[in-house]
Context: one part of a larger RNA
RNA sequence: GGAUGAACGCUAGCGGCAGGCCUAAUACAUGCAAGUCGAACGAGCCACAGGACUUCGGUUCUGUGGUUAGUGGCGCACGGGUGCGUAACGCGUAUGCAACCUACCUUCCACAGGGGGAUAGCCCCGGGAAACCGGGAUUAAUACCGCAUGACAUCGUUUGAGGGCAUCCGAAGACGAUCAAAGCUGAGGCGGUGGAAGAUGGGCAUGCGUGCCAUUAGCUAGAUGGCGGGGUAACGGCCCACCAUGGCGACGAUGGCUAGGGGUUCUGAGAGGAUGGUCCCCCACACUGGUACUGAGACACGGACCAGACUCCUACGGGAGGCAGCAGUAGGGAAUAUUGGGCAAUGGCCGAGAGGCUGACCCAGCCAUGCCGCGUGCAGGAAGAAGGCCUUCUGGGUUGUAAACUGCUUUUACCAGGGAAGAAAACGCCUUUGCGAAGGUAACUGACGGUACCUGGUGAAUAAGCACCGGCUAACUCCGUGCCAGCAGCCGCGGUAAUACGGAGGGUGCAAGCGUUGUCC
Numbered sequence: 001g002g003a004u005g006a007a008c009g010c011u012a013g014c015g016g017c018a019g020g021c022c023u024a025a026u027a028c029a030u031g032c033a034a035g036u037c038g039a040a041c042g043a044g045c046c047a048c049a050g051g052a053c054u055u056c057g058g059u060u061c062u063g064u065g066g067u068u069a070g071u072g073g074c075g076c077a078c079g080g081g082u083g084c085g086u087a088a089c090g091c092g093u094a095u096g097c098a099a100c101c102u103a104c105c106u107u108c109c110a111c112a113g114g115g116g117g118a119u120a121g122c123c124c125c126g127g128g129a130a131a132c133c134g135g136g137a138u139u140a141a142u143a144c145c146g147c148a149u150g151a152c153a154u155c156g157u158u159u160g161a162g163g164g165c166a167u168c169c170g171a172a173g174a175c176g177a178u179c180a181a182a183g184c185u186g187a188g189g190c191g192g193u194g195g196a197a198g199a200u201g202g203g204c205a206u207g208c209g210u211g212c213c214a215u216u217a218g219c220u221a222g223a224u225g226g227c228g229g230g231g232u233a234a235c236g237g238c239c240c241a242c243c244a245u246g247g248c249g250a251c252g253a254u255g256g257c258u259a260g261g262g263g264u265u266c267u268g269a270g271a272g273g274a275u276g277g278u279c280c281c282c283c284a285c286a287c288u289g290g291u292a293c294u295g296a297g298a299c300a301c302g303g304a305c306c307a308g309a310c311u312c313c314u315a316c317g318g319g320a321g322g323c324a325g326c327a328g329u330a331g332g333g334a335a336u337a338u339u340g341g342g343c344a345a346u347g348g349c350c351g352a353g354a355g356g357c358u359g360a361c362c363c364a365g366c367c368a369u370g371c372c373g374c375g376u377g378c379a380g381g382a383a384g385a386a387g388g389c390c391u392u393c394u395g396g397g398u399u400g401u402a403a404a405c406u407g408c409u410u411u412u413a414c415c416a417g418g419g420a421a422g423a424a425a426a427c428g429c430c431u432u433u434g435c436g437a438a439g440g441u442a443a444c445u446g447a448c449g450g451u452a453c454c455u456g457g458u459g460a461a462u463a464a465g466c467a468c469c470g471g472c473u474a475a476c477u478c479c480g481u482g483c484c485a486g487c488a489g490c491c492g493c494g495g496u497a498a499u500a501c502g503g504a505g506g507g508u509g510c511a512a513g514c515g516u517u518g519u520c521c
Base pairs, nucleotide, nucleotide: 001521002520003519004518006517007516008515009514010513013374014373015372016371017370018369019367020366021332026330027329028328030327031326032325035074036073037072040071041070043068044067045066046065047064048063049062050061051060052059053058081285082284083283090210091209092208093207094206095205096204097203100202101201105198106197107196108195109194110193111192113147115145116144123136124135125134126133127132153178154177155176156175157174158173159172162169163168183190184189211257212256213255218248219247220246223245224244225243226242228240229239230238260282261281262280263279265274266273267272287308288307289306290305291304310321311320312319313318338364340363341362342361346360347358348357349356350355377408378407379406380405387399388398389397390396391395413458414457415456416455417454418453422448428441429440430439431438432437465510466509467508468507469506470491471490472489476505477504478503479502480501486493487492
């Protein structure tokens, strides 16, 4: 000098864009953050219309619409947070899988026949303070279970063109065995089952790279390998039985300490050094530890179970909870924001759609935390006014064109008027069309926001500080003080004329900032 997620002191007019718990992965009141589908299903409730009955209170049936607890489906494995752990195939990069999986989506092939028994809900009974639980009766399905059919699927036996990469891969074929399905509809459609391929997302393996300490030198028993098996989507000591005795290490094993990694970011001419906050990718974690279940996918932040610590409720028998989601609270700290608005846009989930949900997101609020931009006026004006300060003191110098005064301008401010873009689709309707779809068309929809922006009016009006002035280093005098009080980044100043302390006048440098401190180069 540059940089900063900064803090502190003094000061402060505006806007745009960005950023904002670096500390206690401490504890959390409250609200919200993941639902949706009635076009899968039975039922309850409400409204309307109609019919029947009526003791005129109403009851019942049918239809339509709405709504909802439950069964069922899809989603909840995404999105959002944090950096505890991890020195590791975790990450980065380059490869491999002849050892693998992939819901939804796309393309293609084939199929959907016929049955059954339950169960939640509802109703009845009971237990419990509650959380909730038990028993009985009854009911539906795209829930569940047989049967049928079935192969280019899987398995077994077998022939095997051809090929390779050690195990091997494999076109084509034969025989046997095994396993499917679901309906709804507004009749347009939407779905179901098996298979082949694609796309997307993942899993695994390997080469190389990726901190400090040798004042850590030896480490290792599932340890290293084999055979057989189990397990997995899949290879593998991943796990197990048996057998062998190996394996790693000064090219740094093992141990200890520290740390999420990368793209990046800062600095530097570069080499290098430092860094990993915001944004993107990957990883890990979700009170602490462990475990699996469901599922295409989890060993699952707002799921389950067990144990533990903590907090809360309790009728003392027993229960409930997990903000490292968004706000917010306490605590810690030098220090870091609103318990805001909206789904209008983008995106996500569900749905045929309308639409619902979405603290993702889009916005607004707070903070000079940073960067950038603008303003605090411009021109004229010498009696060089007054005052201040200095002085060699009837005088002079300086503040200083500075002020007053005259003229001008109106960014900004205030007032008034106008006033956006971001939003054109989806849906609907019409046309074409076998389907898929394509084309056309009217309309609806804005949180931000009466904001940005534009125009007019008023009036210099609303707006300057901070640090420094001995040398380094731009900027000097007076007074006070007297090795005191104090300054100080280094050298060093101060003991009676201190340009170095404190004040003043003047000056210098930056400027809505300026200084100080911390950290990096």

Model confidence (mean pLDDT): 85 of 100. The part of an RNA shown here (small-subunit ribosomal RNA, 5' domain) has 521 nucleotides and comes from Pontibacter aydingkolensis. Taxonomically the source falls in Pontibacter (Bacteria, Pseudomonadati, Bacteroidota, Cytophagia). Rfam family: Bacterial small subunit ribosomal RNA. The sequence was found in a public genome assembly.